A computed fold for a 478-nucleotide part of an RNA from a metagenome, annotated as small-subunit ribosomal RNA, 3' major domain.
RNAcentral holds the full RNA, with entries from SILVA.
Its Rfam family is "Bacterial small subunit ribosomal RNA".
The coordinates come from a structure-prediction model, not an experiment, and the mean pLDDT is 84.
Context: one part of a larger RNA
RNA sequence: UGACGGGGGCCCGCACAAGCGGUGGAGCAUGUGGUUUAACUCGACGCAACGCGAAGAACCUUACCUGGAUUUGACAUCCCGGGAAUCCCUUAGAAAUUUGGGAGUGCCCUUCGGGGAGCCUGGAGACAGGUGCUGCAUGGCUGUCGUCAGCUCGUGUCGUGAGAUGUUGGGUUAAGUCCCGCAACGAGCGCAACCCUUAUCUUUAGUUACCAGCAUUUCGGAUGGGGACUCUAGAGAUACUGCCCCGGUCAACGGGGAGGAAGGUGGGGAUGACGUCAAGUCCUCAUGGCCUUUAUGUCCAGGGCUACACACGUGCUACAAUGGGCGGAACAAAGGGUAGCAAUACCGCGAGGUGGAGCUAAUCUCAAAAAGCCGUCCCAAGUUCGGAUUGGAGUCUGCAACUCGACUCCAUGAAGCUGGGAUCGCUAGUAAUCGUGGAUCAGCAUGCCACGGUGAAUACGUUCCCGGGCCUUGUACA
Numbered sequence: 001u002g003a004c005g006g007g008g009g010c011c012c013g014c015a016c017a018a019g020c021g022g023u024g025g026a027g028c029a030u031g032u033g034g035u036u037u038a039a040c041u042c043g044a045c046g047c048a049a050c051g052c053g054a055a056g057a058a059c060c061u062u063a064c065c066u067g068g069a070u071u072u073g074a075c076a077u078c079c080c081g082g083g084a085a086u087c088c089c090u091u092a093g094a095a096a097u098u099u100g101g102g103a104g105u106g107c108c109c110u111u112c113g114g115g116g117a118g119c120c121u122g123g124a125g126a127c128a129g130g131u132g133c134u135g136c137a138u139g140g141c142u143g144u145c146g147u148c149a150g151c152u153c154g155u156g157u158c159g160u161g162a163g164a165u166g167u168u169g170g171g172u173u174a175a176g177u178c179c180c181g182c183a184a185c186g187a188g189c190g191c192a193a194c195c196c197u198u199a200u201c202u203u204u205a206g207u208u209a210c211c212a213g214c215a216u217u218u219c220g221g222a223u224g225g226g227g228a229c230u231c232u233a234g235a236g237a238u239a240c241u242g243c244c245c246c247g248g249u250c251a252a253c254g255g256g257g258a259g260g261a262a263g264g265u266g267g268g269g270a271u272g273a274c275g276u277c278a279a280g281u282c283c284u285c286a287u288g289g290c291c292u293u294u295a296u297g298u299c300c301a302g303g304g305c306u307a308c309a310c311a312c313g314u315g316c317u318a319c320a321a322u323g324g325g326c327g328g329a330a331c332a333a334a335g336g337g338u339a340g341c342a343a344u345a346c347c348g349c350g351a352g353g354u355g356g357a358g359c360u361a362a363u364c365u366c367a368a369a370a371a372g373c374c375g376u377c378c379c380a381a382g383u384u385c386g387g388a389u390u391g392g393a394g395u396c397u398g399c400a401a402c403u404c405g406a407c408u409c410c411a412u413g414a415a416g417c418u419g420g421g422a423u424c425g426c427u428a429g430u431a432a433u434c435g436u437g438g439a440u441c442a443g444c445a446u447g448c449c450a451c452g453g454u455g456a457a458u459a460c461g462u463u464c465c466c467g468g469g470c471c472u473u474g475u476a477c478a
Stems, first nucleotide, its partner, number of pairs: 001478002003475003007472007015462002019426005026317008034308002042053002064303007073127001077126002079123005086103004092097001107116003129292002132290003138286002140281003143277001145275001150189006156165003169180003195269004200237007210226002214224003240263001243257005319419001323378006335366003340359002345354003385416001390411007432454007
């Protein structure tokens, strides 16, 4: 100087407390451990691994296993020889591959002999290749402490020196934020602001959006028209403790009030200092070293990654009446769409099928929002709760749904009556609850990312638990 303390002081955070809803019990989904296996590819392991890499394993993917093939190679550059490229038929085979046959001469130059580019094929070797090892050799990227308020430097001063001071102190703040004081005076990286979005207003513009008033109307903003309103998307304005009162050191600042759409950082996002964890990643990529080179490379078929006594994590659905079934009639936002989204119509109980208007989209379409509201049935029961499991019949995607897809219909109708110790999230348009869209994607979502609808309770307080910041103290630790 740090680090540590079941030392002290001060202060924060859904850290506790106060509340609301969960997990832990059930069934299922998913990840992991274990076990099994020819293989169940690999990585990730407290927080910070475990719906994680994987924004989607039937083949492919795929790295694993079994079997069949191959050796200048699936891919790149160079040299030599042959041939247009390409297309069709055919033998063997699970395919990779292989046998035989046929059609077929383009581009540029030309001295008409030929040469060149591109592509295919044969050969020789330089070389290719490796998701093989080492993340404890590395770059890059990322997590974490933590959006915590810290981390440093120059000059000066003090100290023999390591170092100290500044950065401590008194107040204050979300903040090393600001004020005052002070052997310090300044400065840098962080904080804040500048950026995006949302909330209010003005203005510009008015189609595909809108429709107040006026006409027409098939009653549909459908048509004429309008530029008001909604909205769209450009440009501006607005909030600064600016004003008033009180407290405070005539300070910073704090409390209350007015005005205002909004008030003291208005809400949300992006933004992550010096560093820590030899944290993670050699399987994104790049790369040193090592290993491999008729194999640890490459191609193919099938299988596996989907196994199942069990254990754990994360979720979904429930256990019902604030509910379940049926009927009627409302109100979103944000997105996607041409190898696509698909209306109206018809067929099917349905998944879906036939057919196809329109749309490269504020125009057409996915598209029905759901919870909610109104009416009605159920009457406390393992039930009209719950839907697992299983049987049968189908639909769709796709060469192909056996291992191993999703969905539909009929039948079946398991556990489960609110969950021990323990444990998690959340402070407001939040929790809870209800649907909607998107990426990936042929198909496949209870996951992920986004969107809106309905919409709470509680916070006395900081003694305690956890994490963190500053000062101080002790130390046989560095």